[in-house]
Context: one part of a larger RNA
RNA sequence: CCCUCGUUAAGGAACUCGGCAAAAUGGUGCUGUAACUUCGGGAGAAGGCACGCCCCCUGGGGUGAAGGGUUUUACACCCGGAGCAUCGGGGGGCCGCAGAGAAACGGCCCUGGCGACUGUUUAACAAAAACACAGGUCUCUGCGAACCCGUAAGGGGACGUAUAGGGGCUGACGCCUGCCCAGUGCCGGAAGGUUAAGGGGAGGGGUUAGCUUCGGGCUUAGGCCCGACGCGAAGCUUCGAACCGAAGCCCCGGUGAACGGCGGCCGUAACUAUAACGGUCCUAAGGUAGCGAAAUUCCUUGUCGGGUAAGUUCCGACCCGCACGAAAGGCGUAACGACCGGGGCGCUGUCUCAACGAGGGACUCG
Numbered sequence: 001c002c003c004u005c006g007u008u009a010a011g012g013a014a015c016u017c018g019g020c021a022a023a024a025u026g027g028u029g030c031u032g033u034a035a036c037u038u039c040g041g042g043a044g045a046a047g048g049c050a051c052g053c054c055c056c057c058u059g060g061g062g063u064g065a066a067g068g069g070u071u072u073u074a075c076a077c078c079c080g081g082a083g084c085a086u087c088g089g090g091g092g093g094c095c096g097c098a099g100a101g102a103a104a105c106g107g108c109c110c111u112g113g114c115g116a117c118u119g120u121u122u123a124a125c126a127a128a129a130a131c132a133c134a135g136g137u138c139u140c141u142g143c144g145a146a147c148c149c150g151u152a153a154g155g156g157g158a159c160g161u162a163u164a165g166g167g168g169c170u171g172a173c174g175c176c177u178g179c180c181c182a183g184u185g186c187c188g189g190a191a192g193g194u195u196a197a198g199g200g201g202a203g204g205g206g207u208u209a210g211c212u213u214c215g216g217g218c219u220u221a222g223g224c225c226c227g228a229c230g231c232g233a234a235g236c237u238u239c240g241a242a243c244c245g246a247a248g249c250c251c252c253g254g255u256g257a258a259c260g261g262c263g264g265c266c267g268u269a270a271c272u273a274u275a276a277c278g279g280u281c282c283u284a285a286g287g288u289a290g291c292g293a294a295a296u297u298c299c300u301u302g303u304c305g306g307g308u309a310a311g312u313u314c315c316g317a318c319c320c321g322c323a324c325g326a327a328a329g330g331c332g333u334a335a336c337g338a339c340c341g342g343g344g345c346g347c348u349g350u351c352u353c354a355a356c357g358a359g360g361g362a363c364u365c366g
Base pairs, nucleotide, nucleotide: 001361002360003359004358005357006356007355008354010352011351014350019347027051028050029049030048031047036041038172052094053093054092055091056090057089058088059087060086062084063083067079068078069077070076071074095099107345108344109343110342111341112340113339114337115336119131120130135170136169137168138167139166140165141164147156148155149154173332174331175330176329178262179261180260183259184258185255186254187253188252189251192250193249194248198244199243203239204238205237206236207235210231211230213228214227215226216225217224218223263281264280265279266278267277290324291321302318303317304316305315306314
């Protein structure tokens, strides 16, 4: 010096990101308990008093000896109350600093944020304001259900049947949940437009039996043979227009607890300032209630008030909301929380500021 532990004058959070750690609280009985509240709770709120031992008096229930009585003599019943253990009440006394004498054994209060709650989670850095949750709502599904697994058979759903089952969002409860359907999605519609395969075949191409022309050869002649250009029926083959062809899309409607969105500029009141009011442009519609420097506020330690001697945090307000806002819910809310802030009381070696002690290491020697 390190680890674990003990004690400490005076002060008492001045430590520190932060009371982290430690200290403190702690039992039983009696008493006494506020706001608030969903009337259950909050509550062990908070706070206060008592507590050992000895003697005397006394109460309660428990057990029930001796003794006595009764007969139907039985391990019977009744009366009886000794003794024993135990729980109290009253009075007096004794000792110590201290009587829940050690051990076991809640610190408390005020005020915010978030999440209703009990639960769940990153096995091994995160336990939370994340997940779940009852409850709410939308939507799909009529049963061989929807949906999920599987190529299929088959299985789950479910030996269930819309008070059921699947999916999405929200997340107790209370008060509520505004406006926009232009775009996207979904649902409904079917007149018109567009539209695939397929049907349909107008017409075109390829091929050639044949024909024509030219050239060559043969023949006495009629003609025959060969080659090349061209034309070309039927058949085969290939391309193929019009027209007939669904859903879908276009189109017409609906729909927000569907994806989502919810304005700008200028002017105006008899001090100023501000603008109930007006003008104008744009939009599908321009943010209602409630909340607001917020787990959201950049400017910002906004401004004012409170608390402190002093407060970038905290609480209450204001509103200029850079960039809250209503089930990616809004605002409240008793209870709850090893959650995250702020304050107070108590208490302390956290600190001023360190000291001593115990055990175990480190270090030296063996």
Description
Predicted 3D model of a 366-nucleotide part of an RNA (large-subunit ribosomal RNA, domain IV) from an Anaerolineae bacterium. The source organism's lineage runs through Bacteria, Bacillati, Chloroflexota and Anaerolineae.